The part of an RNA shown here (small-subunit ribosomal RNA, central domain) has 350 nucleotides and comes from an uncultured bacterium. The RNAcentral record of the full RNA draws on ENA. Its mean pLDDT, the model's own confidence on a scale to 100, is 89. Its Rfam family is "Bacterial small subunit ribosomal RNA".
[in-house]
Context: one part of a larger RNA
């Protein structure tokens, strides 16, 4: 390489737009580029392969086949792929018309609690722990009862409950602003689909300027434990957590499970919607359509399980895997202020 493969054994890029490319709906016409048949040339010769023949045999040698899977001309053939033009509307987009939503940004604003500051009351203790100790406290601590000061986070609602491509997103209120869902069936008329580069986005932690700093807290100190204790527990306590704007660009970034389309049995709950049935109405019950959970059959599967939200059946298209170690190191490149990232060997070893 052919091959076979990626929930869990090596493998799905973190996510997501889109560039090249790859792929790609129905009808009928054209054309004759791919494809097909068919003829003529060519495809040296040796070698391979069959059938012989000639050295006792065999290699070896040597007639004769037959192959050289090709290419070039010509003649044909129109299904199926291309191309051209033409029509269509189910794929995909618009576009009225609706209700849902912690989707995003930015501004304002509330109340409970924590810490601290000020005042009363008030008096010996408080803390913390398995038990202590460190700490705070007669210079009035904790307790309690009033103002006030300041920052982070938003009990209940809350729901295998909703958005959002992913990370993720939760008090309320305005204001900008993105996608999704139903209905109708007016409009475009294949306008799609994947997507290598490329480009945005991307938890935490970390950097750079500049604020903030209640609270938690690496890091540090103390105190216990203990053979020791550079940990677990306690007292404290700085970065940091917050906010602006700039970097970082990593994760068990996970459903360890790429994207699309289409087809294959139920049952049941849950969100948003629409349409019917029933009724004075609400509810309730049918049916549908999206999205999200549990079971569960074919079917797959090593097996665990997974089964319309598939890990079945198929098709397009990207991306990964090809014993362990050494290694996600080395060395080059390229990004990054650093930290470090991204690409990514070998020798030698089992």
């Nucleotide at each position: 390489c052919u091959g076979g493969g990626c929930g869990u054994a090596a493998a799905g890029g973190g996510c997501g737009u889109g560039u090249a490319g790859g792929u790609g709906g129905a009808c009928g016409g054209a054309u004759g580029c791919g494809u097909c048949g068919g003829a003529u040339g060519u495809g040296a010769a040796a070698u391979c392969c069959c059938c012989g023949u000639g050295c006792u045999u065999a290699a070896c040698a040597u007639g004769g086949g037959a192959a050289c899977u090709g290419c070039a001309u010509c003649c044909g053939a129109a299904a199926c792929g291309g191309u051209c033009g033409g029509u269509c509307u189910u794929g995909a987009g618009u576009g009225c018309a609706g209700g849902a939503g912690a989707g995003g940004g930015c501004a304002g604003u509330g109340g409970a609690a924590u810490u601290c500051c000020c005042a009363g009351u008030g008096u010996a203790g408080c803390g913390g722990u398995g038990a202590a100790a460190u700490g705070c406290g007669u210079a009035g601590a904790g307790a309690u009862u009033g103002g006030g000061a300041g920052g982070a986070a938003c009990a209940c609602c809350a729901g295998u409950g909703g958005c959002g491509a992913a990370g993720g997103c939760g008090g309320c209120u305005g204001c900008c602003u993105g996608g999704a869902c139903u209905g109708c069936a007016a409009c475009u008329g294949a306008c799609a689909c994947u997507g290598a580069g490329g480009c945005g986005c991307g938890a935490a932690a970390g950097c750079g300027u500049g604020g903030g700093g209640a609270g938690c807290a690496a890091a540090c100190a103390g105190g216990a434990u203990u053979a020791g204790a550079u940990a677990c527990c306690c007292u404290g306590g700085u970065a940091g957590u917050c906010c602006a704007c700039g970097c970082c660009g990593u994760a068990a970034a996970c459903g360890a499970u790429g994207g699309g389309u289409a087809c294959u049995a139920g049952g049941u709950g849950u969100a948003g919607g629409a349409g019917g049935u029933a009724u004075c109405g609400a509810c309730c019950c049918c049916u549908u359509c999206u999205g999200u959970g549990c079971c569960g059959g074919a079917g797959u599967a090593a097996a665990c399980a997974c089964a319309a939200u598939a890990a079945g059946u198929a098709c397009c298209c990207c991306g990964c895997c090809u014993g362990g170690g050494g290694a996600g190191u080395a060395c080059g490149g390229c990004c990054g202020c650093a930290a470090g990232g991204c690409u990514g060997a070998a020798a030698c070893u089992c």